Predicted 3D model of a 375-nucleotide RNA (Bacterial RNase P class A) from Leifsonia sp. Root1293. The RNAcentral record of the sequence draws on ENA and Rfam. Its Rfam family is "Bacterial RNase P class A". From the family's description: Ribonuclease P (RNase P) is a ubiquitous endoribonuclease, found in archaea, bacteria and eukarya as well as chloroplasts and mitochondria. It is annotated as a ribozyme. The organism belongs to Leifsonia, within Bacteria.

RNA sequence: UGGGUCGGCAAGACGACCGCGUCAUCCGCAGUGCGGAUGCCGAGGAACGUCCGGGCUCCGCAGAGCAGGGCGGUGGGUAACACCCACCCGGGGUGACCCGCGAGACAGUGCCACAGAGAACAGACCGCCACGGGCUUCGGCCCGGGGUAAGGGUGAAACGGUGGGGUAAGAGCCCACCAGCGGCCGUGGUGACGCGGUCGGCUCGGUAAACCUCGCCCGGAGCAAGGUCAGACAGGGAACGAUGGGGCUGCUCGUCCCGUUCCCGGGUAGGCCGCUGGAGGGCUGCGGCAACGUAGUCCCGAGAGAGAUGGUCGUCCAGCCGGAGUCGCGCAAGCGCCCGGUGAACAGAACCCGGCGUACUAGCCGGCCCACUCA
Numbered sequence: 001u002g003g004g005u006c007g008g009c010a011a012g013a014c015g016a017c018c019g020c021g022u023c024a025u026c027c028g029c030a031g032u033g034c035g036g037a038u039g040c041c042g043a044g045g046a047a048c049g050u051c052c053g054g055g056c057u058c059c060g061c062a063g064a065g066c067a068g069g070g071c072g073g074u075g076g077g078u079a080a081c082a083c084c085c086a087c088c089c090g091g092g093g094u095g096a097c098c099c100g101c102g103a104g105a106c107a108g109u110g111c112c113a114c115a116g117a118g119a120a121c122a123g124a125c126c127g128c129c130a131c132g133g134g135c136u137u138c139g140g141c142c143c144g145g146g147g148u149a150a151g152g153g154u155g156a157a158a159c160g161g162u163g164g165g166g167u168a169a170g171a172g173c174c175c176a177c178c179a180g181c182g183g184c185c186g187u188g189g190u191g192a193c194g195c196g197g198u199c200g201g202c203u204c205g206g207u208a209a210a211c212c213u214c215g216c217c218c219g220g221a222g223c224a225a226g227g228u229c230a231g232a233c234a235g236g237g238a239a240c241g242a243u244g245g246g247g248c249u250g251c252u253c254g255u256c257c258c259g260u261u262c263c264c265g266g267g268u269a270g271g272c273c274g275c276u277g278g279a280g281g282g283c284u285g286c287g288g289c290a291a292c293g294u295a296g297u298c299c300c301g302a303g304a305g306a307g308a309u310g311g312u313c314g315u316c317c318a319g320c321c322g323g324a325g326u327c328g329c330g331c332a333a334g335c336g337c338c339c340g341g342u343g344a345a346c347a348g349a350a351c352c353c354g355g356c357g358u359a360c361u362a363g364c365c366g367g368c369c370c371a372c373u374c375a
Stems, first nucleotide, its partner, number of pairs: 001371009012316007020042002023039007044346001048357002051355005056222004063253004068218005073087005088102001089100004103213002108211002110207003125152002127148003131144005160178006179203001181200008226273004235264006244258005280299008317343001319342005327336003
């Protein structure tokens, strides 16, 4: 200098004018309201998706089982999680790093197209071998049953690989060395696992992000939850009815309550709370590889209610782009000074919080890896 990889920051500032919203103070009119003045404050890193986990609220309280759902290497973090951190194993990459629906195929079922003889205890197409019969130009050819799966071919994948022995020809049939699987011993680690040694049958696919099995976990509904105040109204009919109706709970057991449900018709839809001080944030110390925890200290940054936070002008300025120039710095590249431009995109609270996914970049910072070059 170029390329790569991982992580982080940020969403400019000030002033003026006009225009909004909550709250506070004051004044006026009036009566929980309206108007005016002043002041503080006023969207996000994702507020989006509604994919997870919770806080909170209600189901009178509580339990067991089934069904259903979630997770799936080990250890840790957290209020909790399918999240985060560290590590193990497998795969990709020269590497930094990245990826994994990571338990079980010897419980069972299913699937592996086409090609191929044969796709799981399969298989003989071309071959190889000996025997019997026939022919022969004496090279060999044809037929029959038998042996064989080392060679060739098909395929994504063919029931271990290489070498040797052995055989009629062959085969883990036997042997040596490997790979794989399993057992035992030692050793490191909290653990998943790793390393070393030794023994053995010789070797009995793949797929569970297919059904399934195993292990662990899970009440339901949701702020339109719910609480409270005021106000208005008009009832009528039907079903079940304690051997019943209903709640907890989709079902069963169990337990609790005494009513429950449907149709027609009428009235109401208002105010307040929930609603913003939190598993909150900043800084520093300590512990930990880290996620994070802990102690001290400081801060309080929208709370709307059809739903506010905007517009114009000017100035400054971080950074970036371009230009000019040789004044200064520098070996050089270039930088400073000067001029012009730019200063964005995605997007918008509605009970709150922790994550994940998705959208976007005016711009900036850092770690590491690779290649080249200079000193």